Background
This is a predicted structure of a 73-nucleotide RNA (transfer RNA) from a Cardiobacteriaceae bacterium. It matches the Rfam family "tRNA". By type it is a transfer RNA. The gene name in the source record is trnR. The prediction has a mean pLDDT of 81.
RNA sequence: CGCCCGUAGCUCAGUGGAUUAGAGUACUUGGCUACGAACCAAGCGAUCGGAGGUUCGAGUCCUUCCGGGCGCG
Numbered sequence: 001c002g003c004c005c006g007u008a009g010c011u012c013a014g015u016g017g018a019u020u021a022g023a024g025u026a027c028u029u030g031g032c033u034a035c036g037a038a039c040c041a042a043g044c045g046a047u048c049g050g051a052g053g054u055u056c057g058a059g060u061c062c063u064u065c066c067g068g069g070c071g072c073g
Stems, first nucleotide, its partner, number of pairs: 001071006009025004027043005049065005
C1' cells in the first nucleotide's frame, strides 16, 4: 500500500436500500422422568465495531477511525 472480515454469550444468515433484524446453540421457566440427559413448549437476548455523510428511508451505499486476518513492496 491492496483485499477480506466485524450482526444475540457463541457459530453464522441477511450486503440489488423499505416486510417486525432472523436461524442454530447456550441460558431461564414449564412439561415429561423416581432423578437427570434427551425430547416438547414458552421466554430471554443484538439501535448490526465507533463517528460522520447520502437518502423520504441504511445492517446494506460513501468517507474516516478502531480491531482482526491475508497478500505485496